[in-house]
RNA sequence: GGGCCUAUAGCUCAGUUGGUUAGAGCAACAGACUCAUAAUCUGGAGGUCGUAGGUUCAAGCCCUACUUGGCCCA
Numbered sequence: 001g002g003g004c005c006u007a008u009a010g011c012u013c014a015g016u017u018g019g020u021u022a023g024a025g026c027a028a029c030a031g032a033c034u035c036a037u038a039a040u041c042u043g044g045a046g047g048u049c050g051u052a053g054g055u056u057c058a059a060g061c062c063c064u065a066c067u068u069g070g071c072c073c074a
Stems, first nucleotide, its partner, number of pairs: 001073005007067001010026004019057001029043004050066005
């Protein structure tokens, strides 16, 4: 220099070839239980979907550029 993949909650991930409230598990927090802690049970929070544009009635999903991490070729 060229090609491919990845980015969604604090962490690990799902999200069905665009369709109407963005989810799960774990963690953290609060409560129950306990003399107390852990374990267990319950609960509600927590997100500008990497950034910026574009297409569309509608974008986490499609297109472009850039950024991050990884792989391959030279």

This is a predicted structure of a 74-nucleotide RNA (transfer RNA) from uncultured Alloprevotella sp. Taxonomically the source falls in Alloprevotella (Bacteria, Pseudomonadati, Bacteroidales, Prevotellaceae). Rfam family: tRNA. Rfam links the family to the GO term triplet codon-amino acid adaptor activity. Model confidence (mean pLDDT): 81 of 100.